Transfer RNA from Tieghemiomyces parasiticus, 71 nucleotides, folded computationally.
Rfam family: tRNA. By type it is a transfer RNA. Its family is annotated with triplet codon-amino acid adaptor activity in the Gene Ontology.
The organism belongs to Tieghemiomyces, within Eukaryota.
C1' cells in the first nucleotide's frame, strides 16, 4: 500500500428500515436481628461526517480505530 471483518450503556452482549435486548455495574426499596443471597424499581449506549428514505443503529460513501490476510 491492497483486501476482508468489526465498532451498540462504565464492562460484556442481542438485534434489526419504524422511539435497542439481556447480563453485569451504580443508587433506592423489600426480605433479614445484621451482612450476604434473592426480589423489585430507577439510571446508563448504537465510533465521527455525509448521502438515500416519510423514517437510518440497520442500506451506500468517506474518515478514525481494532483484528486477520496479502504484498
Nucleotide at each position: 500500500g491492497c483486501g476482508c471483518a468489526g465498532a451498540u450503556g462504565g464492562u460484556u452482549u442481542a438485534g434489526u428500515g419504524g422511539u435497542a435486548u439481556a447480563a453485569u455495574u451504580a443508587u433506592c426499596g423489600c426480605c433479614u436481628g445484621c451482612c450476604a443471597c434473592g426480589c423489585g424499581a430507577u439510571a446508563g449506549a448504537c465510533c465521527g461526517g455525509g448521502g438515500u428514505u416519510c423514517g437510518a443503529u440497520u442500506c451506500c460513501c468517506c474518515g478514525u480505530c481494532u483484528g486477520c490476510g496479502c504484498a